[in-house]
RNA sequence: GCCCCGGUAGGCAAACCGGCAAAGCCGCCGCACUCAAAAUGCGGUGUGUGUGGGUUCGACUCCCACCCGGGGCA
Numbered sequence: 001g002c003c004c005c006g007g008u009a010g011g012c013a014a015a016c017c018g019g020c021a022a023a024g025c026c027g028c029c030g031c032a033c034u035c036a037a038a039a040u041g042c043g044g045u046g047u048g049u050g051u052g053g054g055u056u057c058g059a060c061u062c063c064c065a066c067c068c069g070g071g072g073c074a
Stems, first nucleotide, its partner, number of pairs: 001073007010026003019057001027045006050066005
């Protein structure tokens, strides 16, 4: 330098044939249970889609540039 994969809440992670309110788990908060706690159960929780543009009525999803991480070839 070129090619491929990835970047989504505090952490992990799904959706990616463009359209319902962007799942779920952990965490956190509250309650129940308990002498108390852990475990367990129930309820709640978040201005979250790497950055900037473009296409579109509408973008996590498509296009362009760039940034970051991983791998491959020179």
The prediction has a mean pLDDT of 81. The RNA shown here (transfer RNA) has 74 nucleotides and comes from a Jiangellales bacterium. The organism belongs to Jiangellales, within Bacteria. Its Rfam family is "tRNA". Gene Ontology term of the family: triplet codon-amino acid adaptor activity. From the family's description: Transfer RNA (tRNA) molecules are approximately 80 nucleotides in length. RNAcentral records the identical sequence in 2 taxa. RNAcentral holds the sequence, with entries from ENA and MGnify.